[in-house]
Context: one part of a larger RNA
RNA sequence: GCCAACGAGUUUAAUUCUUCAGUUAGUCUAAGCGUCUCUGACGCGAAGGCAUAGGGAAACCAAGUCUUAAUAGGGCGCAUCCCGCAAGGGGUACUGAAGGGUUAAGACCCGAAGCCAAGGCGAGCUUGCCAUGACCAGGUUGAAUCCUCCCGAAAGGGAGGAGGAGGACCGAACCGGUUGACUGUGCAAAAUCUUCGGAUGAGUUGUGGUAAGAAGUGAAAAGCUAAUCGAGCUUGGUAAUAGCUGGUUCUCUCCGAUAUAACUUUAGGGUUAGCGUCCUGUGUAUUGGCCCGGAGGUAGAGCACUGAAAGAAAUAACGUGGCGAAAGUCAGUUAUUUCUAUCAAACUCCGAAUGCCGGAACCAUUGCAGGGCAGUAAGACUACGAGCGCUAAGGUCCGUGGUCGUAAGGGGAAAAGCCCAGAUCUUCAUCUAAGGUCCCUAAAUUAAGCUAAGUGCAAAACAAGGAAGUGAGAUUCCUCAGAUAGCUAGGAGGUUAGCUCAGAAGCAGCUAUCCUUUAAAAAGUGCGUAACAGCUUACUAGCUAAGGAGUUUUGCGCCGUAGAUUCACGGGGCUCAAGCUUAAUACCGAAGAUAAGGAUUUACCGCGUUUACGCGGUAAGUGGUAGGAGAGCGUUCCCAUUGCUGUGAAGUCGAACCGUGAGGUUCGGUGGAGCGUUGGGAAGUGAGAAUGUUGGC
Numbered sequence: 001g002c003c004a005a006c007g008a009g010u011u012u013a014a015u016u017c018u019u020c021a022g023u024u025a026g027u028c029u030a031a032g033c034g035u036c037u038c039u040g041a042c043g044c045g046a047a048g049g050c051a052u053a054g055g056g057a058a059a060c061c062a063a064g065u066c067u068u069a070a071u072a073g074g075g076c077g078c079a080u081c082c083c084g085c086a087a088g089g090g091g092u093a094c095u096g097a098a099g100g101g102u103u104a105a106g107a108c109c110c111g112a113a114g115c116c117a118a119g120g121c122g123a124g125c126u127u128g129c130c131a132u133g134a135c136c137a138g139g140u141u142g143a144a145u146c147c148u149c150c151c152g153a154a155a156g157g158g159a160g161g162a163g164g165a166g167g168a169c170c171g172a173a174c175c176g177g178u179u180g181a182c183u184g185u186g187c188a189a190a191a192u193c194u195u196c197g198g199a200u201g202a203g204u205u206g207u208g209g210u211a212a213g214a215a216g217u218g219a220a221a222a223g224c225u226a227a228u229c230g231a232g233c234u235u236g237g238u239a240a241u242a243g244c245u246g247g248u249u250c251u252c253u254c255c256g257a258u259a260u261a262a263c264u265u266u267a268g269g270g271u272u273a274g275c276g277u278c279c280u281g282u283g284u285a286u287u288g289g290c291c292c293g294g295a296g297g298u299a300g301a302g303c304a305c306u307g308a309a310a311g312a313a314a315u316a317a318c319g320u321g322g323c324g325a326a327a328g329u330c331a332g333u334u335a336u337u338u339c340u341a342u343c344a345a346a347c348u349c350c351g352a353a354u355g356c357c358g359g360a361a362c363c364a365u366u367g368c369a370g371g372g373c374a375g376u377a378a379g380a381c382u383a384c385g386a387g388c389g390c391u392a393a394g395g396u397c398c399g400u401g402g403u404c405g406u407a408a409g410g411g412g413a414a415a416a417g418c419c420c421a422g423a424u425c426u427u428c429a430u431c432u433a434a435g436g437u438c439c440c441u442a443a444a445u446u447a448a449g450c451u452a453a454g455u456g457c458a459a460a461a462c463a464a465g466g467a468a469g470u471g472a473g474a475u476u477c478c479u480c481a482g483a484u485a486g487c488u489a490g491g492a493g494g495u496u497a498g499c500u501c502a503g504a505a506g507c508a509g510c511u512a513u514c515c516u517u518u519a520a521a522a523a524g525u526g527c528g529u530a531a532c533a534g535c536u537u538a539c540u541a542g543c544u545a546a547g548g549a550g551u552u553u554u555g556c557g558c559c560g561u562a563g564a565u566u567c568a569c570g571g572g573g574c575u576c577a578a579g580c581u582u583a584a585u586a587c588c589g590a591a592g593a594u595a596a597g598g599a600u601u602u603a604c605c606g607c608g609u610u611u612a613c614g615c616g617g618u619a620a621g622u623g624g625u626a627g628g629a630g631a632g633c634g635u636u637c638c639c640a641u642u643g644c645u646g647u648g649a650a651g652u653c654g655a656a657c658c659g660u661g662a663g664g665u666u667c668g669g670u671g672g673a674g675c676g677u678u679g680g681g682a683a684g685u686g687a688g689a690a691u692g693u694u695g696g697c
Base pairs, nucleotide, nucleotide: 001697002696003695004694005693006692011105012104013103014102015101016100017099018098019097020096021095022094023093026050027049028048032044033043034042035041036040054061055060064076065075066074067073081090082089083088108247109246111244115237116236117235119234120233121232127211128210129209130208131207132206133205134204135203136201138170139169140168141166145162146161147160148159149158150157151156174198175197176196180193181192213229215225216224217223250632251631252630253629254628255627260273261272262271263270264269274376275375276373277372278371279370280369281368282367285366287364288363289362291359292358293357294356300350301348302347306344307343308342310340311339312338313337314336315335316334317333318332321330322329323328379404380403381402382401383400384399385398387396388395409420410419411418424598425597426596427595429594430593431592435588436587437586438572439571440570444585445584446583447582448581449580450579456574457573465559466558469556470555471554472553473552474551475550476549477548478547486543487542488541489540490539492516493515494514497511498510499509522537526535527534599622600621601620602619603618604617605616606615607614608613633686635683636682637681638680639679640678642676643675644674651670652669653668654667655666656665657664658663
């Protein structure tokens, strides 16, 4: 991991609601007793309970009572039955059964870490202590003390020898465990290799003994007390508790949520309300559409108020600054007024659309009240209107819708929340939506333009700035009296203008910028020279020949433009568009709609029928999580009934058929002894999940 078996809303008591049953102006027995066919039936047994009367805290009173001074008012009560001639039925009351809840219990199941015990077991591991034993190769150093000699008056000192001290030194055994490696489903639940510390001592060690659970022991780390220690292990209290996690087993049908508010030692839990469902009652009272009538101060707009704020002007005041001797003048400051152009959530002279309130008819749809049972209180994205934030966030917090949640299908390459559209079932039928129609891949052509960037084929976005890209338009000027470009030729003289300067001659710089000859020619546009020279331009003529030069609006493109696995429109690929703009007509395309035929729910109608219900018709429905309601299937056992079975029961394997389904029936093989139908009853009653339990592989 798989398979098989087992595995979770139960039982008792009390209480409440629904349905059914018995009795009924009452109802039920409990303990106990008796009988019998004796672990069960039948009978007796109203002690007592509920109901029959309430009010008051109570005494107490009583169809009334309490409050109160009150006979006033007020609170809580009373007016006990209904249909039917009757029988009887319904209601009410009691009791019982079944079912849905609640409360107390282990209370749907499994799961802690923990707490307690005047219960027990542990010191064969380890800590300390006690008793008795054992062990420490070899080498080194050389204390005290003693002896001999020398010196000294002595104390003492020196030398040599003997000696053998030390929590002394080096280093095996032994004890330890510093570093690194290795191992890390290991050789090993702490080892191995290397290296290292102690190694006559507070040393190591054998055997035996002793001290324990709020206790021991501890050269003290809360260490150790049997791989367990900030309180051992085991058993018990015990099914501790768990607002937490996980799991919770057959089918079909009808309806179908919430992620909000208030309060909460409350925030991942609850209670009440809201939203769901079922029953009863009421009967259009609700909501939507059309129409009519209202209140309002949002969007927008505006400057009439309150404020903000830009420019200009005038007037008044001030006298800080510049100039001036002063007068004054220029600049400036403050206030008021006028003009121009503005801004505002906490401004408004104005002012919508929606929304809100009310109302008549009609159409559609429900609403409200009482009661039973819930679930929900983590919501998500998207569009629009706001706040916070950076007009950041797949951000956060409100409001109004939508979708998801609980919704499958088609589109978006792929996809909770986007677009289209809401799956009762069947069909190799038709029409469409969004979106598409070159190939992958179902389906396309026509017409007119644009783009040359693979721009684009992408929902959105791609700046400021830059450019003889290219299309369309507007407008100005020149032009056969010859424009623009090109070619040929001229482009001169006074004069090297004056000044400056070493020089300054059109062309370093400053000033001025005239006159003449001319078709035209600057006291010079740009190169250039040390300065000249030289080239060139403006300007003019000729040749040629028909358009040329600007400004501006706009379409599509270009640069600006940098990202991380495949270069990337989903890909191939596409410009002879399969790109973009415009127009037209087809087609494809969904579980949508339609067609045909079934099933089923609800309402109504008709027929049949003992009610239930059966058949037929019409209309509207039939996605669904939590959850509510209804109807069923199957398993085991019991009672009654009626059957099958060695001419082969159950079980098991296979096939066919029936049923919407849970399931059922029959046939064949195997098997070898029990098993069903029908009507009731009772549950140890249905497994795929719980790191489920046991077994097998």
Record summary:
Large-subunit ribosomal RNA, domain II from a Minisyncoccota bacterium, 697 nucleotides, folded computationally. Model confidence (mean pLDDT): 82 of 100. Rfam family: Bacterial large subunit ribosomal RNA. Gene Ontology terms of the family: ribosome and structural constituent of ribosome.